Context: one part of a larger RNA
RNA sequence: GACGAACGCUGGCGGCGCGCCUAACACAUGCAAGUCGAACGGAGCUAUUUUGGCAGAACCCUUCGGGGGGAAGCUGGUUUAGCUUAGUGGCGGACGGGUGAGUAACACGUGAGCAACCUGCCUUUCAGAGGGGGAUAACGUUUGGAAACGAACGCUAAUACCGCAUAACGCAGCGGGCCGGCAUCGGCCUGCUGCCAAAGGAGCAAUCCGCUGAAAGAUGGGCUCGCGUCCGAUUAGAUAGUUGGUGAGGUAACGGCCCACCAAGUCGACGAUCGGUAGCCGGACUGAGAGGUUGAACGGCCACAUUGGGACUGAGACACGGCCCAGACUCCUACGGGAGGCAGCAGUGGGGGAUAUUGCACAAUGGGCGAAAGCCUGAUGCAGCGACGCCGCGUGAGGGAAGACGGCCUUCGGGUUGUAAACCUCUGUCUUUGGGGACGAUAAUGACGGUACCCAAGGAGGAAGCUCCGGCUAACUACGUGCCAGCAGCCGCGGUAAUACGUAGGGAGCAAGCGUUGUCC
Numbered sequence: 001g002a003c004g005a006a007c008g009c010u011g012g013c014g015g016c017g018c019g020c021c022u023a024a025c026a027c028a029u030g031c032a033a034g035u036c037g038a039a040c041g042g043a044g045c046u047a048u049u050u051u052g053g054c055a056g057a058a059c060c061c062u063u064c065g066g067g068g069g070g071a072a073g074c075u076g077g078u079u080u081a082g083c084u085u086a087g088u089g090g091c092g093g094a095c096g097g098g099u100g101a102g103u104a105a106c107a108c109g110u111g112a113g114c115a116a117c118c119u120g121c122c123u124u125u126c127a128g129a130g131g132g133g134g135a136u137a138a139c140g141u142u143u144g145g146a147a148a149c150g151a152a153c154g155c156u157a158a159u160a161c162c163g164c165a166u167a168a169c170g171c172a173g174c175g176g177g178c179c180g181g182c183a184u185c186g187g188c189c190u191g192c193u194g195c196c197a198a199a200g201g202a203g204c205a206a207u208c209c210g211c212u213g214a215a216a217g218a219u220g221g222g223c224u225c226g227c228g229u230c231c232g233a234u235u236a237g238a239u240a241g242u243u244g245g246u247g248a249g250g251u252a253a254c255g256g257c258c259c260a261c262c263a264a265g266u267c268g269a270c271g272a273u274c275g276g277u278a279g280c281c282g283g284a285c286u287g288a289g290a291g292g293u294u295g296a297a298c299g300g301c302c303a304c305a306u307u308g309g310g311a312c313u314g315a316g317a318c319a320c321g322g323c324c325c326a327g328a329c330u331c332c333u334a335c336g337g338g339a340g341g342c343a344g345c346a347g348u349g350g351g352g353g354a355u356a357u358u359g360c361a362c363a364a365u366g367g368g369c370g371a372a373a374g375c376c377u378g379a380u381g382c383a384g385c386g387a388c389g390c391c392g393c394g395u396g397a398g399g400g401a402a403g404a405c406g407g408c409c410u411u412c413g414g415g416u417u418g419u420a421a422a423c424c425u426c427u428g429u430c431u432u433u434g435g436g437g438a439c440g441a442u443a444a445u446g447a448c449g450g451u452a453c454c455c456a457a458g459g460a461g462g463a464a465g466c467u468c469c470g471g472c473u474a475a476c477u478a479c480g481u482g483c484c485a486g487c488a489g490c491c492g493c494g495g496u497a498a499u500a501c502g503u504a505g506g507g508a509g510c511a512a513g514c515g516u517u518g519u520c521c
Base pairs, nucleotide, nucleotide: 001520002519003518005517006516007515008514009513012393013392014391015390016389017388018386019385020351025349026348027347029346030345031344034091035090036089039088040087042085043084044083045082046081047080050077051076052075053074054073059068060067061066098304099303100302107229108228109227110226111225112224113223114222117221118220122217123216124215125214126213127212128211130164132162133161139154140153141152142151143150144149170195171194172193173192174191175190176189177188178187179186180185200209201208202207230276231275232274237267238266239265242264243263244262245261246260247259249257279301280300281299282298283294284293285292286291306327307326308325309324310323329340330339331338332337357383359382360381361380365379366377367376368375369374396426397425398424399423406417407416408415409414430462431458432457433456434455435454436453440448465510466509467508468507469506470491471490472489476505477504478503479502480501486493487492
C1' cells in the first nucleotide's frame, strides 16, 4: 500500500460499487419455463338463430264455471359467433441463472489444422407440394387402488403416423478416362444400377404464415496437433488394449473408440509412474523494475447439479427445476405401496470471527412461444438491509480581550486552555416544513417514484469521534501507584519525584471515521 474482511469505540447525508471466503451440510414455504385455439378432435360457458315442451302477465269475451290472448320466464334440440381450456400435435425446457466438489488434463491459454466432421432456428438460390391408408389420446362404458397411478372394451381428428406417385445440377455403389497431392485420397468428365420428399392453416379475395428436396452462407458445436501451465526423488522405473500393424465393427467424423488376429513395442533423470495441492485465463494487488502473490465482483472457457451408473428423445444432452436402476437421507401410507432433491431467487436450521429482504415490476434491455394481440421470464431493472469499500459534502462564517468564569500548572508574579466561549453581524450546503416535478419512452405503456431535481419558508438551530504523546515517530506536565497494578511492534518501562503503568489538564495525527487482528506484496 491492498482486502469479498472480522473485532473494539464512535457514527450526519448522498452517489457508485460490493456483500456465506466456513458445511458441494440438511432443507419448511412461495416463486424461478413455458407458449401456440391461425395444427387437431372434443368439453364447458355466454350470446345468437330456429324449432318443440312447460308455464302464462297486460288486455278482450263471459252464462262467473271458464274461454281467448300471447309479453317476460324455465327447459330440450338445431345454426352461427365469442371466450376458456384438460388432451393429441409443434417449438422451447441443451438458453438464461447457480456453484467450484472433481480435474495436473488437449482442462485452460496461445498458435495451427480436419484430403476426417455435424449444424434446429436465420439468410440467399433452385425445384416441388399429386393421390391414398391404418391407428390413437381426449371422450364414453365397466373396473382396480388409501393414494400415486392404472386396466379392459368401444368411438374419433390432425401440420401426429405409414405406404404409393413425381426427381436432379442430389446421395450411395460398381466401372472407365483426365488432372492434382507426402498421403490410405481429392477434383473434373462419363457409363450402369439403386435410393430418399411433402402439410396444411388464416382470409371473401389479393395475400400472409407455414411444409418438402437440393445447393451455398452465417452461427454454434465436434475432433487433432505444436508450445506453455504448482509441489515432492524420504515417489525410479511405469505400461497387456499397453505401442504399432491388418481386417471387421462403430461414430456426424479421425482414432485401440471397440473387437479378432499378428508383431513386441511405448513412456521415463529434458523427471515417466505414484503421492499431495488446485478449476484455467483476461485480469487484480504490490513493486522503480525484474518479480512475487492472487483468480471475490465483471468477461471468456471448463466441470458439476443428493452419491454412483445408464441410456432415451432431439439439430443439439448422456440433460440443475426430464426418464430408468442402485445407495444414503427425508416425508406420506389403509403396510399392499408411493413421493422428494435450493451449488436458481428469497428464506430456515447448522457450521462460523463473519456476509442481506420469505420486497416491487416486467416500465426498460434481453430471452422462449405466438401471424399478432399477448403470455411467461427471482434473467434483468429497481427498492430494502450493512460505514463493507471508493468518492463527494456537512457539522457553520466574520467580528469579538474585562484576554471573563471554571479547569490545569505555578518560582504565587503569573502562565495556559484562548478568539476559544459569552456577545454582535451574517449565511443556509446538508437538514426540517410546504409547493412544483422529470429524463429514462413515447403514437401509447414507468416498477423505480411524488424519486432525482427546482422554488419558497424556518432557524446555528439536528450532526465528532478515535488513536497516540520514551526512541524509532509528530506530540509534556501534575497527581496516583511503588518490579505491585500494569504497558509493550522492536529496543524496553515500573523496586518513592515514572514525559513509557492509571487518571487529569494540555498537545499531536487522522476524521465519519479511528484503532486492533488476520492475509499478500
The part of an RNA shown here (small-subunit ribosomal RNA, 5' domain) has 521 nucleotides and comes from an uncultured bacterium.